The part of an RNA shown here (small-subunit ribosomal RNA, central domain) has 350 nucleotides and comes from an uncultured prokaryote. Model confidence (mean pLDDT): 89 of 100. The full RNA is in RNAcentral, with records from ENA.

[in-house]
Context: one part of a larger RNA
RNA sequence: UUGGGCGUAAAGCGCGUGUAGGCGGUCUGUUAAGUCUGGUGUGAAAGCCCUGGGCUCAACCCAGGAAGUGCAUUGGAUACUGGCAGACUUGAGUAUGGGAGAGGAAAGCGGAAUUCCGAGUGUAGGAGUGAAAUCCGUAGAUAUUCGAAGGAACACCAGAGGCGAAGGCGACUUCCUGGACCGAUAUUGACGCUGAGACGCGAAAGCGUGGGGAGCAAACAGGAUUAGAUACCCUGGUAGUCCACGCCGUAAACGAUGGGUACUAGACGUCGCGGGUAACCACUCCUGCGGUGUCGCAGCUAACGCGUUAAGUACCCCGCCUGGGGAGUACGGCCGCAAGGUUAAAACUC
Repeated sequence: UUGGGCGUAAAGCGCGUGUAGGCGGUCUGUUAAGUCUGGUGUGAAAGCCCUGGGCUCAACCCAGGAAGUGCAUUGGAUACUGGCAGACUUGAGUAUGGGAGAGGAAAGCGGAAUUCCGAGUGUAGGAGUGAAAUCCGUAGAUAUUCGAAGGAACACCAGAGGCGAAGGCGACUUCCUGGACCGAUAUUGACGCUGAGACGCGAAAGCGUGGGGAGCAAACAGGAUUAGAUACCCUGGUAGUCCACGCCGUAAACGAUGGGUACUAGACGUCGCGGGUAACCACUCCUGCGGUGUCGCAGCUAACGCGUUAAGUACCCCGCCUGGGGAGUACGGCCGCAAGGUUAAAACUC
RNA backbone atom coordinates (compact mmCIF):
# COMPACT_ATOMS: atom_id res chain seq x y z
C1' U A 1 0.00 0.00 0.00
C1' U A 2 -3.16 6.79 0.23
C1' G A 3 0.02 8.79 -3.01
C1' G A 4 4.07 9.59 -6.20
C1' G A 5 6.80 7.25 -9.82
C1' C A 6 9.71 3.58 -13.64
C1' G A 7 15.50 6.63 -20.71
C1' U A 8 20.31 7.95 -17.20
C1' A A 9 18.46 8.67 -9.71
C1' A A 10 14.94 2.46 -6.96
C1' A A 11 11.66 0.68 -10.88
C1' G A 12 9.33 -2.00 -18.15
C1' C A 13 8.90 -9.13 -17.45
C1' G A 14 14.33 -11.01 -22.97
C1' C A 15 10.19 -11.73 -26.65
C1' G A 16 5.59 -13.61 -28.33
C1' U A 17 0.66 -16.60 -28.51
C1' G A 18 -3.28 -16.47 -25.50
C1' U A 19 -7.15 -18.26 -20.74
C1' A A 20 -9.67 -15.76 -16.76
C1' G A 21 -10.29 -10.75 -15.71
C1' G A 22 -10.29 -5.35 -16.83
C1' C A 23 -11.60 -1.87 -20.70
C1' G A 24 -14.34 -1.10 -25.35
C1' G A 25 -17.14 2.25 -32.04
C1' U A 26 -22.18 4.51 -34.24
C1' C A 27 -27.82 4.45 -34.05
C1' U A 28 -32.78 2.79 -32.18
C1' G A 29 -35.96 0.25 -28.83
C1' U A 30 -36.54 -2.16 -24.17
C1' U A 31 -35.12 -3.23 -19.04
C1' A A 32 -34.02 -0.39 -14.60
C1' A A 33 -28.81 -3.93 -12.11
C1' G A 34 -25.16 0.27 -11.37
C1' U A 35 -26.39 5.73 -10.95
C1' C A 36 -29.71 9.90 -9.19
C1' U A 37 -34.10 11.30 -6.17
C1' G A 38 -38.46 10.99 -2.49
C1' G A 39 -40.95 8.08 1.55
C1' U A 40 -40.76 4.39 5.57
C1' G A 41 -38.02 1.28 9.07
C1' U A 42 -33.49 0.61 11.43
C1' G A 43 -28.84 2.79 12.71
C1' A A 44 -28.93 0.73 21.69
C1' A A 45 -26.94 3.66 25.70
C1' A A 46 -22.66 6.51 26.72
C1' G A 47 -19.34 9.66 23.65
C1' C A 48 -18.62 13.76 19.58
C1' C A 49 -21.63 18.49 17.94
C1' C A 50 -25.71 22.28 19.22
C1' U A 51 -29.21 24.54 22.91
C1' G A 52 -30.56 25.01 27.97
C1' G A 53 -29.64 23.79 33.09
C1' G A 54 -26.81 22.01 38.10
C1' C A 55 -22.15 21.99 41.46
C1' U A 56 -19.35 29.92 43.48
C1' C A 57 -16.24 28.93 37.78
C1' A A 58 -14.05 25.00 35.11
C1' A A 59 -13.21 19.96 34.64
C1' C A 60 -17.50 17.04 35.74
C1' C A 61 -22.77 16.08 35.70
C1' C A 62 -28.24 16.47 33.92
C1' A A 63 -32.18 17.32 30.09
C1' G A 64 -33.51 18.07 25.06
C1' G A 65 -32.10 18.25 19.97
C1' A A 66 -29.10 17.25 15.82
C1' A A 67 -25.84 14.05 13.44
C1' G A 68 -25.00 8.99 12.66
C1' U A 69 -21.37 9.15 5.72
C1' G A 70 -24.51 2.75 6.54
C1' C A 71 -28.22 -1.19 5.68
C1' A A 72 -33.17 -2.89 4.36
C1' U A 73 -37.70 -1.87 1.94
C1' U A 74 -40.87 0.95 -1.23
C1' G A 75 -42.33 4.90 -5.08
C1' G A 76 -40.11 7.55 -9.10
C1' A A 77 -36.19 9.48 -13.01
C1' U A 78 -33.48 7.25 -17.52
C1' A A 79 -28.58 11.17 -19.55
C1' C A 80 -24.42 7.87 -18.67
C1' U A 81 -22.57 2.45 -17.54
C1' G A 82 -24.54 -2.60 -17.63
C1' G A 83 -28.34 -6.61 -19.48
C1' C A 84 -31.59 -7.98 -23.70
C1' A A 85 -33.30 -7.20 -28.92
C1' G A 86 -32.51 -4.98 -33.72
C1' A A 87 -29.61 -2.17 -37.20
C1' C A 88 -24.90 0.31 -39.17
C1' U A 89 -19.63 0.71 -41.16
C1' U A 90 -15.49 4.24 -39.76
C1' G A 91 -12.37 -0.20 -35.64
C1' A A 92 -10.91 -5.40 -36.77
C1' G A 93 -10.84 -9.41 -40.27
C1' U A 94 -11.56 -12.11 -45.14
C1' A A 95 -11.37 -12.39 -50.59
C1' U A 96 -8.65 -10.30 -54.99
C1' G A 97 -4.12 -7.99 -58.01
C1' G A 98 0.96 -6.57 -57.31
C1' G A 99 6.07 -5.68 -56.15
C1' A A 100 10.20 -5.71 -51.89
C1' G A 101 13.11 -8.46 -48.29
C1' A A 102 20.44 -11.73 -44.89
C1' G A 103 12.28 -13.77 -42.20
C1' G A 104 12.23 -19.46 -41.02
C1' A A 105 13.30 -24.91 -42.38
C1' A A 106 15.56 -28.76 -45.54
C1' A A 107 18.53 -30.52 -49.55
C1' G A 108 22.24 -29.47 -53.03
C1' C A 109 26.32 -26.75 -54.85
C1' G A 110 30.67 -22.70 -55.88
C1' G A 111 35.15 -19.87 -55.58
C1' A A 112 39.05 -17.40 -52.58
C1' A A 113 41.99 -18.41 -48.27
C1' U A 114 44.32 -21.29 -44.04
C1' U A 115 46.23 -26.21 -42.73
C1' C A 116 47.86 -31.13 -43.82
C1' C A 117 49.55 -34.87 -47.56
C1' G A 118 52.09 -36.43 -52.46
C1' A A 119 55.39 -34.81 -56.41
C1' G A 120 58.78 -31.12 -58.99
C1' U A 121 62.28 -26.79 -58.78
C1' G A 122 65.67 -24.98 -55.18
C1' U A 123 69.31 -23.95 -50.72
C1' A A 124 70.17 -22.24 -45.74
C1' G A 125 67.71 -20.40 -43.43
C1' G A 126 62.54 -19.66 -41.70
C1' A A 127 59.25 -18.02 -37.97
C1' G A 128 58.60 -14.54 -34.14
C1' U A 129 59.42 -9.74 -31.21
C1' G A 130 60.17 -3.53 -28.45
C1' A A 131 64.42 -6.78 -28.45
C1' A A 132 64.78 -11.95 -27.94
C1' A A 133 64.15 -16.96 -26.95
C1' U A 134 61.30 -21.39 -26.86
C1' C A 135 59.81 -23.41 -31.99
C1' C A 136 60.49 -25.32 -37.47
C1' G A 137 64.74 -26.61 -40.98
C1' U A 138 70.58 -30.23 -44.38
C1' A A 139 66.20 -36.73 -42.30
C1' G A 140 66.00 -30.51 -47.20
C1' A A 141 62.31 -26.23 -44.17
C1' U A 142 60.74 -21.10 -45.72
C1' A A 143 59.79 -19.67 -51.05
C1' U A 144 57.62 -21.41 -55.74
C1' U A 145 54.65 -24.90 -59.32
C1' C A 146 51.19 -28.95 -60.00
C1' G A 147 47.94 -32.53 -57.83
C1' A A 148 44.98 -34.40 -53.90
C1' A A 149 42.30 -34.28 -48.82
C1' G A 150 39.37 -32.03 -45.15
C1' G A 151 36.81 -28.58 -42.12
C1' A A 152 34.95 -23.89 -41.19
C1' A A 153 33.54 -19.05 -42.83
C1' C A 154 31.25 -16.53 -47.07
C1' A A 155 35.78 -10.76 -49.48
C1' C A 156 33.67 -7.21 -53.18
C1' C A 157 28.13 -6.19 -53.58
C1' A A 158 27.20 -3.61 -48.22
C1' G A 159 24.25 1.22 -47.33
C1' A A 160 22.44 6.03 -40.73
C1' G A 161 20.13 -0.35 -46.33
C1' G A 162 16.56 -4.66 -45.68
C1' C A 163 13.78 -8.70 -42.85
C1' G A 164 12.07 -10.71 -38.09
C1' A A 165 8.01 -10.51 -31.90
C1' A A 166 12.60 -10.75 -29.60
C1' G A 167 17.04 -13.68 -29.64
C1' G A 168 18.78 -12.93 -34.41
C1' C A 169 19.43 -13.37 -40.04
C1' G A 170 24.56 -12.17 -45.23
C1' A A 171 28.01 -16.87 -51.37
C1' C A 172 24.65 -19.39 -55.00
C1' U A 173 20.39 -22.82 -56.55
C1' U A 174 15.89 -25.64 -55.69
C1' C A 175 11.72 -27.11 -52.75
C1' C A 176 8.47 -26.23 -48.36
C1' U A 177 6.80 -22.09 -45.34
C1' G A 178 5.54 -17.36 -41.87
C1' G A 179 4.76 -12.11 -41.71
C1' A A 180 4.49 -7.08 -43.33
C1' C A 181 3.39 -3.30 -47.26
C1' C A 182 0.76 -1.01 -51.54
C1' G A 183 -3.71 -0.58 -55.13
C1' A A 184 -8.62 -1.18 -56.34
C1' U A 185 -13.25 -3.09 -55.39
C1' A A 186 -16.26 -6.82 -52.87
C1' U A 187 -17.56 -9.04 -48.27
C1' U A 188 -18.32 -10.28 -42.62
C1' G A 189 -20.54 -6.75 -39.20
C1' A A 190 -17.42 -4.66 -33.23
C1' C A 191 -15.75 -10.31 -34.47
C1' G A 192 -11.66 -5.20 -30.78
C1' C A 193 -7.36 -3.68 -27.05
C1' U A 194 -4.67 -5.56 -23.00
C1' G A 195 -3.46 -9.82 -20.63
C1' A A 196 -2.71 -12.47 -13.86
C1' G A 197 -1.78 -17.67 -14.50
C1' A A 198 -0.50 -20.96 -18.64
C1' C A 199 2.09 -22.33 -23.13
C1' G A 200 5.88 -21.44 -26.81
C1' C A 201 10.44 -19.05 -28.68
C1' G A 202 14.94 -17.43 -26.66
C1' A A 203 22.73 -14.94 -28.09
C1' A A 204 27.06 -16.83 -25.98
C1' A A 205 28.93 -20.13 -22.57
C1' G A 206 27.79 -24.84 -20.32
C1' C A 207 25.70 -30.19 -20.03
C1' G A 208 24.18 -35.49 -22.23
C1' U A 209 24.70 -39.22 -26.49
C1' G A 210 26.92 -39.93 -31.22
C1' G A 211 29.70 -37.77 -35.17
C1' G A 212 33.33 -34.11 -36.98
C1' G A 213 37.78 -31.31 -36.21
C1' A A 214 40.95 -26.95 -41.09
C1' G A 215 41.64 -22.41 -38.55
C1' C A 216 41.03 -20.21 -33.86
C1' A A 217 41.58 -21.23 -28.85
C1' A A 218 39.78 -21.23 -22.17
C1' A A 219 42.72 -24.96 -19.36
C1' C A 220 47.71 -26.56 -19.72
C1' A A 221 53.25 -26.62 -21.16
C1' G A 222 57.41 -23.93 -22.59
C1' G A 223 60.03 -19.06 -23.97
C1' A A 224 60.29 -13.96 -22.60
C1' U A 225 59.15 -9.50 -19.48
C1' U A 226 59.42 -8.43 -14.24
C1' A A 227 61.42 -7.38 -7.67
C1' G A 228 57.68 -11.26 -8.55
C1' A A 229 54.36 -12.24 -13.44
C1' U A 230 49.83 -18.11 -11.56
C1' A A 231 49.17 -11.83 -16.69
C1' C A 232 49.80 -8.54 -20.88
C1' C A 233 54.00 -10.44 -25.70
C1' C A 234 55.87 -15.18 -28.23
C1' U A 235 55.97 -20.80 -29.58
C1' G A 236 52.83 -24.84 -28.95
C1' G A 237 48.09 -26.73 -27.41
C1' U A 238 43.13 -29.80 -25.15
C1' A A 239 38.04 -28.98 -24.25
C1' G A 240 35.15 -25.89 -27.10
C1' U A 241 33.92 -23.50 -31.56
C1' C A 242 30.97 -27.21 -36.44
C1' C A 243 26.70 -31.26 -37.30
C1' A A 244 22.31 -34.37 -35.40
C1' C A 245 19.04 -35.08 -31.36
C1' G A 246 17.95 -33.73 -26.24
C1' C A 247 18.79 -30.28 -22.03
C1' C A 248 20.01 -25.41 -19.90
C1' G A 249 16.76 -20.47 -19.88
C1' U A 250 20.57 -16.65 -18.63
C1' A A 251 22.89 -11.38 -20.80
C1' A A 252 24.79 -3.98 -20.72
C1' A A 253 18.55 -10.17 -23.81
C1' C A 254 19.70 -1.98 -24.46
C1' G A 255 16.24 2.39 -27.47
C1' A A 256 18.99 0.74 -20.28
C1' U A 257 12.29 3.65 -23.00
C1' G A 258 5.78 -2.59 -21.96
C1' G A 259 1.42 -2.90 -25.44
C1' G A 260 -2.87 -0.30 -27.87
C1' U A 261 -5.69 4.07 -29.73
C1' A A 262 -6.41 9.31 -30.76
C1' C A 263 -4.58 14.25 -31.06
C1' U A 264 -0.42 18.12 -31.41
C1' A A 265 4.65 23.09 -36.40
C1' G A 266 7.99 21.87 -39.79
C1' A A 267 12.87 20.77 -42.65
C1' C A 268 16.23 17.27 -44.88
C1' G A 269 17.81 11.97 -46.08
C1' U A 270 16.76 6.83 -47.12
C1' C A 271 13.85 1.85 -48.19
C1' G A 272 9.03 -0.45 -50.28
C1' C A 273 4.39 0.43 -53.05
C1' G A 274 1.06 3.96 -55.64
C1' G A 275 -1.06 8.65 -58.14
C1' G A 276 -0.18 13.33 -60.97
C1' U A 277 2.81 16.70 -64.09
C1' A A 278 6.44 16.32 -67.89
C1' A A 279 8.07 12.99 -71.50
C1' C A 280 12.86 10.03 -75.29
C1' C A 281 13.47 7.94 -70.06
C1' A A 282 11.16 10.65 -64.16
C1' C A 283 16.93 10.16 -61.30
C1' U A 284 15.26 15.78 -60.83
C1' C A 285 8.96 18.70 -59.99
C1' C A 286 4.08 17.92 -56.99
C1' U A 287 1.65 14.31 -53.95
C1' G A 288 -0.74 9.54 -50.90
C1' C A 289 0.40 5.22 -47.64
C1' G A 290 3.90 2.14 -44.80
C1' G A 291 9.01 1.58 -42.67
C1' U A 292 13.83 3.60 -41.08
C1' G A 293 17.19 7.97 -39.72
C1' U A 294 19.07 13.23 -38.70
C1' C A 295 17.69 18.20 -37.10
C1' G A 296 14.00 21.01 -34.88
C1' C A 297 8.57 24.43 -32.97
C1' A A 298 5.19 24.04 -29.05
C1' G A 299 5.22 21.19 -24.88
C1' C A 300 7.84 18.12 -21.39
C1' U A 301 12.43 17.22 -18.30
C1' A A 302 16.46 17.90 -12.14
C1' A A 303 19.51 18.41 -16.09
C1' C A 304 21.29 15.70 -20.14
C1' G A 305 17.98 15.47 -23.56
C1' C A 306 12.94 13.78 -25.88
C1' G A 307 10.33 16.08 -29.65
C1' U A 308 4.11 12.77 -35.17
C1' U A 309 9.11 6.31 -34.36
C1' A A 310 7.58 11.48 -27.75
C1' A A 311 10.36 11.16 -22.74
C1' G A 312 4.31 16.16 -25.54
C1' U A 313 -1.49 15.95 -24.59
C1' A A 314 -5.14 12.10 -22.93
C1' C A 315 -7.62 7.30 -22.14
C1' C A 316 -7.44 1.59 -21.51
C1' C A 317 -4.78 -2.90 -19.80
C1' C A 318 -0.40 -5.43 -17.81
C1' G A 319 4.50 -5.57 -15.24
C1' C A 320 7.52 -3.19 -11.70
C1' C A 321 9.69 0.50 -7.60
C1' U A 322 9.31 2.39 -2.20
C1' G A 323 16.91 4.45 1.72
C1' G A 324 22.32 1.91 1.52
C1' G A 325 24.62 -2.70 3.11
C1' G A 326 23.25 -7.68 4.58
C1' A A 327 21.29 -9.98 -0.70
C1' G A 328 19.26 -11.28 -5.69
C1' U A 329 21.87 -14.18 -0.47
C1' A A 330 19.66 -18.02 3.47
C1' C A 331 15.56 -21.29 4.26
C1' G A 332 11.43 -23.63 1.88
C1' G A 333 8.86 -24.65 -2.85
C1' C A 334 9.18 -25.50 -8.17
C1' C A 335 12.53 -26.63 -12.42
C1' G A 336 17.46 -28.96 -13.97
C1' C A 337 21.74 -34.76 -15.38
C1' A A 338 24.85 -31.11 -13.37
C1' A A 339 26.35 -26.19 -13.50
C1' G A 340 22.68 -23.70 -11.64
C1' G A 341 17.87 -21.04 -12.60
C1' U A 342 13.31 -19.04 -10.56
C1' U A 343 10.32 -17.39 -6.46
C1' A A 344 12.43 -14.73 -2.15
C1' A A 345 13.24 -12.97 3.45
C1' A A 346 15.21 -11.73 8.42
C1' A A 347 18.59 -10.68 12.37
C1' C A 348 22.23 -7.12 12.41
C1' U A 349 24.29 -2.46 10.73
C1' C A 350 24.79 2.78 8.69